[in-house]
The RNA shown here (Bacterial RNase P class A) has 354 nucleotides and comes from Aeriscardovia sp.
A source record names the gene rnpB.
The prediction has a mean pLDDT of 75.
The source organism's lineage runs through Bacteria, Bacillati, Actinomycetes, Bifidobacteriales and Aeriscardovia.

RNA sequence: AGAGACCUCUCGAUGGCCGCGGAGACGCAUGUCGUCUGUGAGGAACUUCCGGGCUCCACAGAGCAACGAUGGCGGAUAACGUCCGCCCAGGGCGACCUGAGAGAUAGCGCAGCAGAGAACAGACCGCCUCGGUUUCCGAGGUAAGGGUGAAACGGCGGUGCAAGAGACCACCGGGCCUGUGGCAACACGGGCCGCAUGGCAAGCCUCAUCGGGAGCAAGGUCAAGCAGGAUGCCAGGGAACUGCUCGUUCCGCAUCCGGGUAGACCGCUUGAGCCAACCGGCAACGGUUGGCCUAGAUGGAUGGCCAUCCACGCUUCGGCGUGACAGAACCCGGGGUAUGAGGGGUCUCGUUUU
Repeated sequence: AGAGACCUCUCGAUGGCCGCGGAGACGCAUGUCGUCUGUGAGGAACUUCCGGGCUCCACAGAGCAACGAUGGCGGAUAACGUCCGCCCAGGGCGACCUGAGAGAUAGCGCAGCAGAGAACAGACCGCCUCGGUUUCCGAGGUAAGGGUGAAACGGCGGUGCAAGAGACCACCGGGCCUGUGGCAACACGGGCCGCAUGGCAAGCCUCAUCGGGAGCAAGGUCAAGCAGGAUGCCAGGGAACUGCUCGUUCCGCAUCCGGGUAGACCGCUUGAGCCAACCGGCAACGGUUGGCCUAGAUGGAUGGCCAUCCACGCUUCGGCGUGACAGAACCCGGGGUAUGAGGGGUCUCGUUUU
C1' cells in the first nucleotide's frame, strides 16, 4: 500500500431577526394579558414484536385440565423470546460469521416425482450356479458393481465364497457399561455387543420452564346545565278539592343531598435516570463517591429568513443546488426494520521492504 473482519462515535457549525410550545421572575388593566430570562426530538422518537413499572377489573390456599409461548450449558437482569461467556454443528485460509441447538428404542402419522424396490424393503441391468429348443430363454442364489432419488437398510479395506453377504477381522460410526477433566453443556480414554430397526417433532405428540385480563381514550379529583331526592315556606302568588272561611295536595320559592354530562385539573415526567472517576468481573453487568435536571403538547409546539463557514454535486468559474433515514404523546429494558456521508480503534490475510 491492497483486500477484508469486528467494535464504536458524529449528524452540518456560528451569529442575527421574526414566529410557536411549555417553565421561571416581574408588572397591573388579573387576562385566551404584557415584558424579560433561560429552554424545546432520535439512534432509531419508526414498527408495536417481546419483557416490566404503573392503573383498573377478576380471583384471592394453590393445584389440575385446556390453550399459548420458550427450548444446548452457565451467568447477567426488575424481567425477557434480550444480552454476555462457553459447548456442539455448519461456513470461511483467517480475523470471524450463522444456528427454534430438548426427545425419533413412549406412541401415531408422513415421504410427491423418478425408480424394480421407500421401512423389519427390493432382483431392472449386472454377477454366479443349474436346466433347456444355447446370438437367447427359464429357475434359483446374490445388495459387492450400475442406474433412480433429498434419502436405497452403517462406511472403508481385507478374509472368505460358485458369486456374494458383519458370514468373519482391523479401523471409523452406533448402542450399553465405565474412568478422568469440567459447576454444566461437553471433551478425551477403556471395556463389551456384529449391530435390520434410517429421515421429518417449523406433523400430532412427550418432557421441562413460564404465562389471569385489559390498557394513560388506564384511572382519579372538582363540577355548570338538565332531570331526581330530602327539609322548610314568616310574607306574597297560581291551580284542584262545588261558592266563602279554614284545611289538604300540586305547581312554585329557598336551603341541602347523592350520582354525574359538558368543561377544567391531576395522572405527566426525578427516573430500574444521565455523566465522570475509582473498584469487582474475561464479559454482559454490578458497587461506591461526586456532579447534573435534560420536551411535556391535546386541532397537538419544535418553524422560516439572512450572513459567514463545512461537506458533496453541477458550472458558462460569476455562482447555483443539496444536507441520509426519519420526527416525541404514560414511562423504562430489549429485539426487528429504514438509513447517506464522514471519523476513530482493535484484529486477519496475502505481497513487498527493513